[in-house]
Context: one part of a larger RNA
RNA sequence: CCUUCGUCAAGGAACUCGGCAAAAUGACCCCGUAACUUCGGGAGAAGGGGUGCCCCGUUAGGGUGGGCAUAAAGGCUUAUGCCUGCCCGAAGGGGCCGCAGAGACCAGGCCCAGGCGACUGUUUACCAAAAACACAGGUGCCUGCUAAGGGGAAACCCGAUGUAUAGGUGCUGACGCCUGCCCGGUGCUGGAAGGUUAAGGGGAAGGGUUAGGGAAACCGAAGCUCUGAACCGAAGCCCCAGUAAACGGCGGCCGUAACUAUAACGGUCCUAAGGUAGCGAAAUUCCUUGUCGGGUAAGUUCCGACCCGCACGAAAGGCGUAACGAUCUGGGCGCUGUCUCGACGAGGGGCUUG
Numbered sequence: 001c002c003u004u005c006g007u008c009a010a011g012g013a014a015c016u017c018g019g020c021a022a023a024a025u026g027a028c029c030c031c032g033u034a035a036c037u038u039c040g041g042g043a044g045a046a047g048g049g050g051u052g053c054c055c056c057g058u059u060a061g062g063g064u065g066g067g068c069a070u071a072a073a074g075g076c077u078u079a080u081g082c083c084u085g086c087c088c089g090a091a092g093g094g095g096c097c098g099c100a101g102a103g104a105c106c107a108g109g110c111c112c113a114g115g116c117g118a119c120u121g122u123u124u125a126c127c128a129a130a131a132a133c134a135c136a137g138g139u140g141c142c143u144g145c146u147a148a149g150g151g152g153a154a155a156c157c158c159g160a161u162g163u164a165u166a167g168g169u170g171c172u173g174a175c176g177c178c179u180g181c182c183c184g185g186u187g188c189u190g191g192a193a194g195g196u197u198a199a200g201g202g203g204a205a206g207g208g209u210u211a212g213g214g215a216a217a218c219c220g221a222a223g224c225u226c227u228g229a230a231c232c233g234a235a236g237c238c239c240c241a242g243u244a245a246a247c248g249g250c251g252g253c254c255g256u257a258a259c260u261a262u263a264a265c266g267g268u269c270c271u272a273a274g275g276u277a278g279c280g281a282a283a284u285u286c287c288u289u290g291u292c293g294g295g296u297a298a299g300u301u302c303c304g305a306c307c308c309g310c311a312c313g314a315a316a317g318g319c320g321u322a323a324c325g326a327u328c329u330g331g332g333c334g335c336u337g338u339c340u341c342g343a344c345g346a347g348g349g350g351c352u353u354g
Stems, first nucleotide, its partner, number of pairs: 001349008010340002014338001019335001027051005036041001038174001052096005061088011097101001109333007116325002121133002137172007149158003175320004180250003185247002187243005194238003200232002205227005212219002251269005278312001279309001290306005
C1' cells in the first nucleotide's frame, strides 16, 4: 500500500448523478392504526408499551384418572349427565439481581406524492429483470370437417380421436367510464351489365412447292407446307358497391365585440373527411429552466395549474383506478465514517530483511 472487519468527539447527507455503501429497524405478546378502496384490502399501516428469575395464585383455560346413572336384559365398547382425585397453568399479587432480561446468534427501516405496467408469472445462460414478453378479459377475420391453418419431395402427420361454447390468426391487454369523423387512395369482401384479356377454338386472306395452261411474261387445281384476319374464349384488371377494434387519414387564409386584448360570429379556398370525449411543457414541448402556484434560505428535477399540443388523442386504444413492483422520479422522519476529516484497532495479502 491492497483487502475484509471493528470502534469513534461534535455535526448528521453538508457526500454524491443518486443516501451508492454502511448504519438503523428487527422476535413474541398487548394497545392502537389514516387517506383511499374493486369492501377483500390498505395492515406488521403509522405509533406506543411489555419481555429475566423466585414465591403466591385460580371454579380463565388445558391435560389425565376414579365412581354412579341412562341407552329393553347380561357382558364389552362408546356417548351423555352427575359426583370426585391429581398435574400444568394465562391473568393477577409479592419479592430478587444486573449497565442491560427478545441480554448472544438469529431477526421488517418507515411515511408522503407522482410516472409506467392491473395483478402472480416470463426474459437478453456470461454487462439490461424492465414501463419489455406473457396474462385472464375485449374485439376483428378465417374455418361446416378430407375444416381453416401448419410440417413434409411425397406417403403421411399435427390440428384432433377436437367439431363453431371448437380450432386458426391479427390487434388490444384486469376493472371502471368510453372508443368520435373520413371508404377518395391501398387492402379485403360482394357484384356482375359493359370495356380489356391468355392458351385454345376458328379459319378470311397471303406465301412456298407444281400437275397443268401459255410463244413468253406469267397464271396456277389438288395435295403438302408456312404465315394468319374476323369471330368465340375464363379469372384478373377497369367498373359498381360494402368494409376503419382493415393499411391509413382526421386543413389553410382573411375579417369581426363601445379601452385594450381576444374572437362566440362572418367571408373565402381546398378536402374522402378536417381531431369529438378525455388528456396536455407529458416516458410526447423544439423555443424552454414557458408562465403562475406549492415545497427549499436557495429547486434545469418534483407536485398542482394554465394551454401558444414545434410534433397527445381514442383497441400501434383514450382517460381514470384500489391492490401489487429487487420498477422509475421527487420529498420527509429515523439512522449513520457518505461527508466536514480524519483517527485508532483486528485478521488476510503484497512488499522488505533474515
The part of an RNA shown here (large-subunit ribosomal RNA, domain IV) has 354 nucleotides and comes from a Clostridia bacterium. The full RNA is in RNAcentral, with records from ENA. The source organism's lineage runs through Bacteria, Bacillati, Bacillota and Clostridia.